[in-house]
Context: one part of a larger RNA
RNA sequence: UGGCGGGAGAGCACACAAGGGGUGGAGGCUGCGGUUUAAUUGGAUUAAACGCCGGACAUCUCACGAGGAUUGACAGCAGAAUGAAGGUCCUCCCAAUGGGCGUACCAGACAAGCUGAGAGGUGUUGCAUGGCCAUCGUCAGCUCGUACCUUGAGGCGUGCGGUCAAGUCCGUUAACGAGCGAGACCCAUGCUGUCAUUUGCUACCGCAUUUUCAGAUUAUAUCAAAAAAGUGCGGGCACUAUGGCAGGACCGCUAGCGAUAAGCUAGAGGAAGGAGUGGGCGACGGUAGGUCCGUAUGGCCCGGAUAUCCUCGGCUACACGCGGCCUACAAUGGUUGAGACAAUGCGUUGCAACUCCGAAAGGAGAAGCUAAUCGCCCAAACUCAACCUCAGUUCGAAUUGAGGGCUGCAACUCGCCCUCAUGAAGCCGGAAUCCCUAGUAAGCGAACGUCAUAACCGUUUGCUGAAUACGUCCCUGCUCUUUG
Numbered sequence: 001u002g003g004c005g006g007g008a009g010a011g012c013a014c015a016c017a018a019g020g021g022g023u024g025g026a027g028g029c030u031g032c033g034g035u036u037u038a039a040u041u042g043g044a045u046u047a048a049a050c051g052c053c054g055g056a057c058a059u060c061u062c063a064c065g066a067g068g069a070u071u072g073a074c075a076g077c078a079g080a081a082u083g084a085a086g087g088u089c090c091u092c093c094c095a096a097u098g099g100g101c102g103u104a105c106c107a108g109a110c111a112a113g114c115u116g117a118g119a120g121g122u123g124u125u126g127c128a129u130g131g132c133c134a135u136c137g138u139c140a141g142c143u144c145g146u147a148c149c150u151u152g153a154g155g156c157g158u159g160c161g162g163u164c165a166a167g168u169c170c171g172u173u174a175a176c177g178a179g180c181g182a183g184a185c186c187c188a189u190g191c192u193g194u195c196a197u198u199u200g201c202u203a204c205c206g207c208a209u210u211u212u213c214a215g216a217u218u219a220u221a222u223c224a225a226a227a228a229a230g231u232g233c234g235g236g237c238a239c240u241a242u243g244g245c246a247g248g249a250c251c252g253c254u255a256g257c258g259a260u261a262a263g264c265u266a267g268a269g270g271a272a273g274g275a276g277u278g279g280g281c282g283a284c285g286g287u288a289g290g291u292c293c294g295u296a297u298g299g300c301c302c303g304g305a306u307a308u309c310c311u312c313g314g315c316u317a318c319a320c321g322c323g324g325c326c327u328a329c330a331a332u333g334g335u336u337g338a339g340a341c342a343a344u345g346c347g348u349u350g351c352a353a354c355u356c357c358g359a360a361a362g363g364a365g366a367a368g369c370u371a372a373u374c375g376c377c378c379a380a381a382c383u384c385a386a387c388c389u390c391a392g393u394u395c396g397a398a399u400u401g402a403g404g405g406c407u408g409c410a411a412c413u414c415g416c417c418c419u420c421a422u423g424a425a426g427c428c429g430g431a432a433u434c435c436c437u438a439g440u441a442a443g444c445g446a447a448c449g450u451c452a453u454a455a456c457c458g459u460u461u462g463c464u465g466a467a468u469a470c471g472u473c474c475c476u477g478c479u480c481u482u483u484g
Base pairs, nucleotide, nucleotide: 004484005483007482008481009480010479011478012477013476015472016471019436020435021434022433023432026327027326028325029324030323031322032321033320034318035317042053043052064313065312066311067310068309069308070307074116075115076114077113079110086106087105088104090102092099093098120302121301123300124299125298129296131291132290133289134287135286136285141180142179143178144177145176146175148155149154159172160171161170162169185280186279187278188277189276191247192246193245194244195243196242197241200237201236204235205234206233207232208231209230210229211228212227215223216222217221250273253267254266255265256264257263329429333388334387335386336385337384338383339382345376346375347374350369351368354365355364356363357362395426400421401420402419403418404417405416406415442464443463444462445461446460447459448458449457
């Protein structure tokens, strides 16, 4: 100087408290350990490994196992016009590719037998590295120049009193200034104005057309005013929306507290109030944290095999243990029927309207769309009506049987979907433990990524929409001062 303390003081955080919902018990999905196996490839192991490596593996992927096969630029030496390497026909082995002996023919210059040296390596070392990432932590810290103090390491500045989310700001002080961080900044969103208006919008106007329809007639049928609703076209850009520009919030105003400061509390006005909300942005450094299996790369190793290709298998095993999630245990519910309301995205190897066939999954045709134009695209929870009446049930869906469909060379190991039948466990979960402060938690679907097939995962998106926070440092941690 740091670190540490079951030392002291001050402050803070979903840290506790106050509340809401879970996990831990059941079944399943998924990852890990263990065991098994020819192989069950490898990495990651408190927070910061375990739906992680965008890692949803049928082949490929693939690194693992079994089997089969292929390959050496360049240089040198054996060999080679007494014909190298190769090609065609026949025979034998093989799952296939291909290979071996020999004969016949073609053609004409090289050379894997040896030595060195390569290509290649998801081989090894993340404790040799770059780059990237995680975490302390979006915590408020980390430093420098000059001056001053100390023999020196070093100190001071960075202290103290207030205050703040903040080393944020104010005041004071042997310090005066400055830098990296914080903030400002950037993006989205919330309000207003203005400009623009297609593929968007339709208040208003015009035209056409469809339906309802008083009425009339020749009454099976035809004509048809006015009004309403819908559709199409043309005006139109008011509204919505899209996307450019500008404004708006600053404790600016009022009152109180404070030191007449910084600021804090309440109020007015306002779409928004004290950082408006959400994100991006992660200081000096620490963890020899993770990654040589994304790529790059030093050293080492293999180099007739640890390289490369093919077939099949494995990564999908299963006495067991753990993590994460999904579905439930029901009446705030289940089933059936009817009705209503989104946003984000994606689409030419694609999205597919619409018509027909099928009980359904799906199939046969097929318009439009390189998309504000066409399509995916009927959102679900919700509302209304009926039934169920507390039961292992009309709860719950695992498991199993049968039939069918799709993708793809190929669904046996080992895919997804539909229908019928079957109908396990489970009646709210011990010790313990996790998340959350507002459009949040919780509930509900949707789209996208992966993708031939494809979501109980991940990333976004909207719909419905709470309870509680007086407070504190008791628990867990963090920052500052001080002390041993």